[in-house]
This is a predicted structure of a 1415-nucleotide RNA (small-subunit ribosomal RNA) from an uncultured prokaryote. The sequence is in RNAcentral, with records from ENA. The prediction has a mean pLDDT of 84.
């Protein structure tokens, strides 16, 4: 610190995943020990049973553990339901209280009446009580004192107390101080949502009052109408808050288990009561739900203490020990109570630490797994010698934790002795991120996946196995949370096209703002003081053997407040100043706007003339007009609307937008000038005004044009393109609407950064209406620097910087849906989510592709010439049929193809009938020549018999080849898979292309060269050029055929010469023809034009051939997963008495039909019958000797246009060949038969000179079989104006949304199937507010006839005073009625959205996508 994933690849933008840490976890598999910590995150759901707060006899009475008083219960413990709050952090602050402690300073004298327990009666099941009687206190209660308090109108007034045990200390009053630990108040800070925008009547605030321990509307009463809010009031949603805690380099972000501090809660709700302290978890009333108990009449509870159970949940522990420690209550004290707390239990829940052995050991053992079979891993791993014993186990001994005692833990820690490798290893992964790779097995099946993706017969990616990698008593999964992630950017993003500048301006709030000195201290800086709990983190020491862990110190805690200073910069204040802005005064531009008049041209209708059949439209019709005179032309008029030239890359204008010419009214910019004013400025959240088209209203107009709508056309359809018509609308006046690809896709202001060059408006200077120079503003072109991801911007910035606005965060869902605002509507305008996909995008690049352009080739098309496609017939092929009709090839580039030749073989195919180490090959064993004749069964393979035979070598040991039987290893396969493969071949193509090197541009991907001007058949060559050179194609080099030389003359050849049977036959000869080796010769070499003085190209000449002389061989890179496992080879499957071998006989030859390719013809350019010249290549063969073997053409007769003397199908007979065998199924020959055809529909192929067309020979295979394939050679035309079109191709360029590359991509509707959502009569349920009804407890406030010890009075009878019971009254929980609000759930039936190998319709876009596309 990054990596993967869009792409044929690049580069950027931008989602997605992914390596890390972390965790109060779960769940999988495994699990030796031991320290130290943690352990219901869900149902603040309900709870059996124990426990978890009581003590004090030195307050009393008493027999007590009951009671009456005290002090405790308001802490400890518990969970976080509730709160968006002074509730919590931090700082501060003043009107309070404070038992128990501490200090101080005083008192504490003398008195009363009462009651509980308790007896006795008595009600009740039960809890619980009711009545008499009598009884104690440090319980109650009057009254005295008051140093200090209170109160107060300052005269006065109020107002304590307890004692008890014994000689010293506890107690108890009241004041004043601390201390503490509570209550109030205040600034700042503390989640989200504006699709919550207004909220609030005790509400804000005054006066009096009442009330609290205190201020305070905290609460009345009356007075004022006021507070709260864009710096988010109210409202809903979520939430205990904090020290911390996890991450992260930090700022951050996310959490708030366990430790601490707060806070608020104890079934829900609501209320006081004692009390120092509660509005009290283990108290108290009162209401509701729930559970038990019941004698039904009434009562009991509250585990969010600690175990624990039941429920929910993926999911959390023992109904333990002990008060030894710490610490708490109570007590003078011993001392009792503590499930606070220490301890132990469970459980790998997490951090730490240890061990499951060590050393030697090579035959590299066996085994397993690969395997080229050689070998290599597992591997020093094991086994085997030596060796040690931490940790477990067993034995002894045994702390400290306590200061005299007292120790759960605990016979624990820890120490010592023993025996034995002896009891301790697993989990995950191994395509790429990403460390690690082979076999088998599966066959888009099963499966894997965290992204990218694997799986369809060879899977390093499912699943085993064999290695191997990581980690280790744990490993992986999954969830969550940071971080990578600068992917919300304060450090630290961006908006021309990738998302993203708000159509423009104005202008409020707010922000920011020019230059001097002075002044102040808000920001701001520096120093000091306080605070910031501890524990946490850090950083030093220390303690557990050591680490986790604990202790000790320190440093931080980046905060707040309080104070002193400091004044540079912001900010206040007050003063100046002109460089910003504005003002004044001149000038001249302008389709700036508004209103009002005026004009000409043209179209249209109407009138009238002239004139006659069309006229319009189109690709081409037709719809339409038109003999009721159309079009066309002449004149008159009539209406609207628009406003040709001039017109420009021009001007103006905030933007939309602004064009005939007058005039009125009027906005703005610019340019020279002088003076003024003196930061008056920019910017702009909300607001407000304007603001194409189209539409909407009301109310004119209305010629043209033109949605909708008709008609014709086009089409497979055509609700479209095109025509003919044709309302709205467009046109005006008023009034909405508020949007557009409102664009420069570029908000606005200022300053600063090189030039060139056009143009608009001015102004200067040069004497200057021309020009040239310099300025200012405005509008355009190129182009540095810089910037961008390129493209591109570049003084009009997308450059360098400041200030403010708006505005974006992956693509669909959707600019929807819901709610709101605004509209007359139409809709605008604010603006989600569920669900979905791993991409969506952008600029360049390199191809391809276009019903884009340019250039150029090619029998490509034109120009000609013959065909085909119609018939018969042949031959392939599809189909069909069949036991089989074996198998391949399928557009060009399969179809007379593999097959240069299926009667049997071939022969792969069907059927009977046979064989099984097999027709063949190699081992091993035995035994033997082997062929070979014959008989006899069988269809034959085959079987039985017979007859005849006895191999070579040789070191005599055997060996070899050959027959035969026998064992198994094994052979065999034309089986499968050309989509596992070699070679081999076809095609684009004989088209001119395809490519390195070095270098130079580019971030890259690539370009450059290989473009460009000429030129060629040709990247052929020449010139220029950031390119230079090269290679593999092209040419040439090789055959052949043309003309000459030369050599060489037998099987050739005969000019001359003889001889001749007349045959180059013989002599001779090598002249010539041939043959065949080897030279020559052709290169744009010559001349002349023309091009650039090049390349070259057009003529000429010369030559046997002239411009590649004319034909072949020769096929770059690559491309069609082209053919071809049946031609060979060959991986991997398969089959093994068979898919193999062998045999007879059928089959490939079938035949309602289509196509291919080709023969024969239709006829007179001919048939036909007679004559009748000439070749060549080739076979046979040893042999140019001999043969095969000749034609068409020509000459003559005849036929004389007919289905014939054309044409030969087809069938009868009848023979020849070949061959075991022509029956299915052969060629041929003769007799006789004499079928369709009269020249070919759409279409469609071949050729450019010895070509085409005709004519016949030949050869290969092959027993026979050719109209076929491959060769030859006779005769021998025609036509090419020309590249406009088809077809193919190369070159540049251009445009894509293509890259499986157009047979490409890809859209909408319908259907189906799933999932999420909106509306939806209504229906359920929570939340809330409003009004009103009810009115438990209670505490208050009146009252209080009923009762009543204490204190007063008294006439002792009783009053009083105080008090309780009971009444009224407002308050108020529960509860109900009624209307709202808002949330969520179901909903019949509907909208649309998304998704999903092969569904229909069509083809909208992407190429000029076939009508440019978009808004």
């Nucleotide at each position: 610190a990054g990596a993967g994933u869009u792409u044929g690849a690049u580069c950027c933008u931008g989602g997605c995943u992914c390596a890390g840490a972390a965790c109060g976890a779960a769940c999988g598999c495994u699990g030796g020990c031991g320290g130290c910590a943690g352990g219901c995150u869900u149902a603040a759901c309900a709870c059996a049973u124990g426990c978890a707060a009581g003590u004090c006899g030195a307050a009393c009475g008493a027999u007590a553990u009951a009671g009456u008083g005290g002090c405790a219960g308001a802490c400890g413990g518990g969970g976080g339901a509730g709160u968006a709050a002074c509730g919590c952090g931090u700082g501060g602050g003043a009107a309070c209280g404070u038992g128990c402690c501490u200090u101080u300073c005083a008192c504490u004298a003398a008195g009363g009446a009462a009651u509980a327990g308790c007896u006795u009666u008595u009600g009740g099941a039960a809890a619980c009580g009711a009545a008499a009687g009598g009884u104690a206190a440090u319980a109650c209660c009057g009254g005295a004192u008051a140093a200090g308090c209170c109160c107060u109108u300052c005269g006065g007034g109020g107002g304590a107390a307890a004692g008890a045990u014994u000689u010293a200390a506890c107690g108890c009053c009241a004041a004043a101080a601390g201390a503490u630990c509570a209550g109030c108040c205040c600034g700042c800070g503390u989640u989200a949502g504006a699709u919550u925008a207004g909220c609030u009547a005790g509400u804000u605030g005054g006066u009096g009052a009442g009330g609290u321990a205190a201020c305070g509307g905290c609460u009345c009463a009356c007075c004022a109408a006021g507070g709260c809010g864009a710096c988010g009031a109210u409202c809903u949603a979520u939430a205990g808050c904090u020290g911390g805690u996890c991450u992260g380099a930090g700022a951050g972000g996310a959490c708030g288990a366990c430790c601490a501090g707060c806070c608020a809660c104890a079934c829900u709700g609501g209320a006081a009561c004692u009390g120092a302290g509660a509005c009290a978890c283990g108290g108290u009333c009162c209401a509701g739900a729930c559970u038990c108990c019941u004698a039904c009449g009434g009562g009991a509870g509250g585990c969010a203490g600690c175990a624990g159970u039941g429920g929910g949940g993926a999911a959390u522990c023992u109904u333990g020990g002990a008060c030894a420690a710490u610490g708490g209550g109570c007590g003078c004290a011993a001392g009792c109570c503590u499930g606070a707390u220490c301890c132990a239990g469970c459980c790998a829940u997490g951090c730490c630490g240890c061990g499951c052995g060590a050393a030697u050991g090579a035959u590299g053992a066996a085994g397993g797994c690969c395997u080229u079979a050689g070998g290599g891993u597992u591997g020093u791993a094991a086994a085997a010698u030596u060796c040690u014993u931490c940790c477990a186990g067993c034995a002894g001994g045994g702390a400290a934790g306590a200061u005299a005692a007292u120790g759960a833990c605990g016979g624990u820690a820890c120490c010592u002795g023993c025996a034995a490798a002896a009891g301790a290893a697993g989990c995950c992964c191994c395509g790429g991120c990403u460390a690690a790779c082979u076999c088998c097995g599966u066959g888009c099946c099963a499966g894997c996946a965290g992204c990218c993706g694997c799986g369809g017969u060879a899977a390093u990616a499912c699943g085993g196995a064999g290695g191997g990698g990581g980690c280790u008593a744990g490993c992986g999964u999954u969830g969550u949370u940071c971080g990578g992630a600068a992917u919300u950017a304060c450090u630290g993003g961006g908006c021309g096209u990738a998302a993203a500048g708000c159509g423009u301006a104005c202008g409020u709030a707010g922000g920011c703002g020019g230059a001097u000195g002075g002044g102040u201290a808000a920001g701001u800086c520096a120093g000091a003081u306080g605070u910031g709990a501890a524990a946490u983190c850090c950083c030093a020491g220390g303690g557990c053997u050591c680490a986790a862990c604990c202790c000790u110190g320190g440093a931080a805690c980046u905060g707040c407040a309080u104070u002193u200073g400091a004044a540079a910069c912001u900010g206040c204040c007050a003063a100046u100043c002109u460089a910003g802005a504005g003002u004044u005064c001149a000038g001249g531009a302008g389709a700036g706007g508004u209103a009002a008049g005026c004009g000409g041209a043209a179209u249209u209708c109407c009138g009238a003339g002239u004139g006659u059949a069309g006229a319009g439209g189109u690709g081409a019709a037709a719809u339409u007009c038109g003999u009721a005179u159309a079009u066309a032309u002449u004149u008159g008029g009539a209406g609207g609307a628009a406003c040709a030239c001039c017109a420009g890359a021009g001007g103006c204008g905030g933007a939309g937008g602004c064009g005939g010419c007058u005039u009125a009214c009027u906005g703005g910019a610019c340019u020279g000038a002088u003076a003024c004013u003196g930061a008056c400025g920019c910017u702009g959240a909300g607001g407000u005004a304007c603001g194409a088209a189209a539409g909407c209203g009301u109310g004119g107009g209305g010629a043209g044009c033109a949605a909708a709508c008709a008609g014709g056309a086009u089409u497979a359809g055509a609700u479209a393109c095109c025509c003919u018509g044709g309302u709205a609308g467009u046109c005006c006046a008023c009034g909405c609407c508020g949007u557009a690809a409102a664009c420069g896709a570029u908000g606005g202001a200022u300053g600063c950064u090189a030039g060139u060059u056009g143009u608009c408006a001015g102004c200067a200077a040069g004497u200057a209406u021309a020009c040239u120079u310099g300025u200012u503003g405005g509008u355009g072109a190129c182009c540095c620097a810089g910037c961008u991801a390129a493209c591109g911007c570049a003084u009009u910035a997308a450059g360098c910087a400041u200030c403010c606005c708006g505005c974006c965060u992956g693509g669909g869902g959707a600019g929807u849906a819901c709610g709101g605002u605004c509209g007359c509507a139409a809709g605008a305008u604010u603006a989600a989510a569920a669900c979905u996909c791993a991409a969506a995008g952008g600029a360049a690049u390199u191809g391809a592709c276009g019903g884009g352009g340019g250039c150029c080739c090619g029998c490509a098309c034109a120009a000609g010439c013959g065909g085909u496609g119609g018939a018969g017939c042949a031959u392939g092929u599809g189909g069909u049929u069949u036991a089989a009709u074996u198998c391949g090839a399928a557009g060009c580039a399969a179809c007379g193809c593999g097959c240069a030749g299926a009667a049997c073989c071939u022969u792969a195919c069907c059927a009977a009938c046979c064989c099984u180490u097999g027709a063949c090959a190699u081992c091993c064993u035995c035994g033997g020549a082997c062929c070979g004749g014959c008989c006899c069964a069988g269809a034959g393979a085959u079987g039985g018999g017979u007859c005849u035979u006895u191999c070579a070598c040789u070191u005599c040991g055997g060996u070899g080849a050959c027959c035969g039987a026998g064992u198994g290893a094994c052979a065999g396969g034309u089986g499968c898979u050309g989509c596992a493969u070699g070679g081999c071949u076809g095609u684009c193509g004989u088209c001119a292309g395809c490519u390195c090197g070095u270098g130079u541009c580019g971030u890259g991907a690539g370009a450059u060269g290989u473009u460009c001007g000429g030129u060629u058949a040709a990247g052929u060559c020449c010139g220029g050029c950031a390119a230079c050179g090269a290679g593999c194609g092209c040419a040439a080099c090789c055959c052949a055929c043309a003309u000459c030389c030369u050599u060489a003359g037998u099987u050739g050849c005969c000019a001359g010469c003889a001889g001749u049977u007349c045959g180059g036959c013989u002599g001779g000869g090598c002249a010539c023809u041939c043959u065949a080796g080897g030279g020559a010769a052709a290169c744009u070499g010559c001349c002349c034009g023309u091009g650039a003085u090049a390349a070259g190209c057009g003529g000429g000449a010369g030559g046997a051939a002239g411009g590649u002389g004319u034909g072949g061989a020769u096929g770059a890179c690559g491309u069609c997963a082209a053919g071809u496992c049946c031609u060979c080879a060959u991986g991997g499957c398969c089959c093994u008495u068979a898919c193999g071998g062998g045999u007879u006989g059928g089959g490939c030859u079938a035949c309602a039909c289509a196509c291919g390719u080709g023969c024969u013809a239709c006829a007179a350019u001919g048939g036909c019958a007679u004559u009748g010249a000439c070749a060549a290549u080739g076979g046979g063969u040893u042999a140019a000797u001999c043969u095969c073997a000749a034609a068409a053409a020509a000459c003559u007769g005849u036929c004389u246009c007919a289905g014939u003397u054309c044409g030969g199908a087809u069938u009868g007979g009848g023979g020849u060949c070949u061959g075991c065998a022509a029956c299915u199924c052969g060629a041929c020959c003769c007799c006789a038969u004499g079928a369709a055809g009269u020249c070919g529909g759409a279409a469609u192929c071949g050729c450019u000179a010895g070509u085409a067309a005709u004519c016949g020979c030949g050869u290969a295979a092959c027993a026979g079989c050719a109209u076929g394939a491959c060769g030859c050679g006779g005769u021998g035309a025609a036509u090419a104006c020309g590249u406009u079109c088809c077809c193919g191709g190369g070159c540049c360029u251009u445009g894509u949304a293509c890259a499986c590359a157009c047979c490409g991509c890809c859209c909408g509707u319908c259907a189906c199937a799933c999932c999420a959502u909106g509306g939806g009569a209504g229906u359920u349920g929570g939340u809330u507010c409003u009004a009103c009804c009810c009115g438990a407890c209670g505490a208050c406030g009146c009252u209080g006839c009923g009762c009543u010890a204490a204190c007063c009075c008294u006439u002792c009878g009783g009053g009083g005073a105080g008090g309780c019971a009971g009444g009224c009254g407002g308050c108020c929980a529960c509860g109900g009625u009624a209307g709202g609000a808002u949330c969520a759930g179901c909903g019949a039936c509907u909208g649309g959205g998304g998704u999903g190998a092969a569904g229909u319709c069509g083809u909208a876009a992407c190429a000029a996508g076939g009508u440019a596309a978009c808004c």